Two RNAs folded together computationally: RNase P RNA and transfer RNA, 475 nucleotides in total. Rfam match: Bacterial RNase P class A. Rfam's curators write: Ribonuclease P (RNase P) is a ubiquitous endoribonuclease, found in archaea, bacteria and eukarya as well as chloroplasts and mitochondria.
RNA sequence: GCAGUGAGCCAGACGAUCGCCCGCUGAAGCGCUGCAAAGCGCGAAGCGGGAGGAAAGUCCGAACUCCGCAGGGCAGUGCGCCGGGUAACGCCCGGUCAGGGUGACCUGAAGGAUAGUGGCACAGAAAACACACCGCCCGCCUUUCGGUGGGUAAGGGUGAAAAGGUGCGGUAAGAGCGCACCGCGCCGCUGGCAACAGCGGUGGCAGGCAAAACCCCGCACGGAGCAAGACCAAAUAGGGGAGCACGCCCGGUCGGGCUCGAGUCCGAUCGGGCACGGACGGCCCGUUCGACGCUUCCGGGUCGGUCGCUUGAUCCCGCCAGCGAUGGCGGGGCUAGAGGAAUGAUCGUCGUCUCCCGUGAGGGAGAACAGAAUUCGGCUUACCGGCUCGCUGCGAUC
RNA sequence: GUCCCCGUAGCUCAGUUGGAUAGAGCAACCGCCUCCUAAGCGGUAGGCCGGCAGUUCAAGUCUGCCCGGGGACGCCA
Repeated sequence: GCAGUGAGCCAGACGAUCGCCCGCUGAAGCGCUGCAAAGCGCGAAGCGGGAGGAAAGUCCGAACUCCGCAGGGCAGUGCGCCGGGUAACGCCCGGUCAGGGUGACCUGAAGGAUAGUGGCACAGAAAACACACCGCCCGCCUUUCGGUGGGUAAGGGUGAAAAGGUGCGGUAAGAGCGCACCGCGCCGCUGGCAACAGCGGUGGCAGGCAAAACCCCGCACGGAGCAAGACCAAAUAGGGGAGCACGCCCGGUCGGGCUCGAGUCCGAUCGGGCACGGACGGCCCGUUCGACGCUUCCGGGUCGGUCGCUUGAUCCCGCCAGCGAUGGCGGGGCUAGAGGAAUGAUCGUCGUCUCCCGUGAGGGAGAACAGAAUUCGGCUUACCGGCUCGCUGCGAUC
Repeated sequence: GUCCCCGUAGCUCAGUUGGAUAGAGCAACCGCCUCCUAAGCGGUAGGCCGGCAGUUCAAGUCUGCCCGGGGACGCCA
């Protein structure tokens, strides 16, 4: 210098003008309560604060709230090498093993297939109980071609996959049949908390794949979610309680009681009149209504309002413990809390990058992903670019 | 805001325990029938199963992450 790899950080800066949301102070004035004193609310203006690394997806884990719950189990769901971290986790850290890379480094849902059940299409003789299609070898039959009985998994062929690999010996041909090395199982020793690793011995060899098939083993988990939930509480309708009113006269009809009967009393209903009350803005007249009527109180509850609502597993700095994730101690800070939902717009100067025009000086255009909604810890996904540090490979020079 | 479901041909849907060249009806196109049309009959084309990864010999099907669409939930009954 080029190429790469890991970790961390930033997310244009400064200023002016006009606006928006929240908090504090709060003039003049206005409103409400109150006899008053006073209190509360609105309020110009001033001061302070006002999006992110992902605020996103809502994929995990929690806090918090309500409901449920003696205890235990079943079912269901999730996780799964070992050790550690954490409030918790499917997250993180450090290791082991496996795979990839020359390397720095990266990737891994990584328990059990000898607990059981089931599956392995097509092809192939055979797909797990092993297996003889071709070939090789031996016996018998046959003049030959060939047929038949057996041996054989070394060779061919099928398939994603065919019951250890290489070599030597051995054999009728072969074969862990025997031997050496490698692999595998078991046992022991050593190191390590462990996963596991190394060494030695031993067994001729158990045994295919798949559990992101059912399942087994171990561990964890009650359900719902801030539209959770709590408080205050309007109108209308509906529920409950109390009070007031539903009157008087005449006539008709009906029913009942008393009476031998005329008749009389009570109730219902129809018609007429009077009085009272309401409506037609007030008064008079007139019309009309008197109904499941009027007044008042109580409780539930909607609209609406308040709380939950931002001081917290919190942030920054330093020291200590630890390889690290992380934890402890000390000091300092308060950093949006809206609710049909604020965090914006315009302009100027400077800076970075890209594109266009221009011989040039220079000029013009553009600026990633995206935006809080109860709050945290993670994961995943999106993203213009820039900066810092560690490390690796190659090349050149000293 | 919280929670749930769906995505297969132009449309509406099947697809079981992973083993296919992915099917059905309607629609489209061609032919037959008819004087012509409709109906009917016969045939044809049209799909990488929303996308990208993973598990597996093998994925429409199993798993993860994205994309798109739809629905429910505010108080009482």